[in-house]
C1' cells in the first nucleotide's frame, strides 16, 4: 500500500437486537490477636469516536482512531 483481529468497571474478560455481568481489586460491616483468612453488603460502564439500520443496537452497516497480526 492493502488484507485480517481487537477496542465493555481499575485490571483481566464474558455477554449474537429487549435498558451489561463474572473473577481480582477497592469501601463498609461481621469474624480474628490482626492491615491476612472466611462471611455478608455495596460503590464502581456516555460499551473508543462520529454517523447509518431499526419501534428498539454493546450486538448489524460505514467512515475514523489506538493497539495486535499476516501480504506485498
Nucleotide at each position: 500500500a492493502g488484507g485480517g483481529g481487537u477496542a465493555u468497571a481499575g485490571c483481566u474478560c464474558a455477554g449474537u437486537g429487549g435498558u451489561a455481568g463474572a473473577g481480582c481489586g477497592c469501601a463498609u460491616g461481621c469474624u480474628u490477636g490482626g492491615u491476612g483468612u472466611g462471611c455478608a453488603u455495596g460503590a464502581a460502564g456516555u460499551u473508543c469516536u462520529g454517523g447509518g439500520u431499526u419501534c428498539a443496537a454493546u450486538c448489524c452497516c460505514c467512515a475514523g482512531u489506538g493497539c495486535c497480526u499476516g501480504u506485498g